RNA sequence: UCGAUAAAGGCAAACCCGUCGUGAGGCGGGGACGCAAAGCCAGGAGUCCUCAGCGCAUCCGGCACUAACGCGCGAAGGAUCGUCCGGCUGCCGAA
Repeated sequence: UCGAUAAAGGCAAACCCGUCGUGAGGCGGGGACGCAAAGCCAGGAGUCCUCAGCGCAUCCGGCACUAACGCGCGAAGGAUCGUCCGGCUGCCGAA
């Protein structure tokens, strides 16, 4: 570097229960779809959440106005490393 129908072990998606959080989600228990870094880091991208601000106007015959719990953009803050990239560390040993 690579990853067996190897050995010994490890982690644990969905879902359910409890709990914390406005939320995305976190943690604990149950549970296993999967995982050779599914160990750690939120640095880059993505996605998601909260929310300042900005833009738009469409319910009915027409015109005008307002503008949110609507639609779009989005500063900032946050979540996710089991979305990808990057960084750090690491068990086993057939070909």
Description: The RNA shown here (c-di-GMP-I-GGC riboswitch aptamer) has 95 nucleotides and comes from a soil metagenome. Its Rfam family is "c-di-GMP-I-GGC riboswitch aptamer". On this family, see Weinberg et al., Proc Natl Acad Sci U S A 2017: "Bioinformatic analysis of riboswitch structures uncovers variant classes with altered ligand specificity". Rfam links the family to the GO term cyclic-di-GMP binding. The coordinates come from a structure-prediction model, not an experiment, and the mean pLDDT is 83.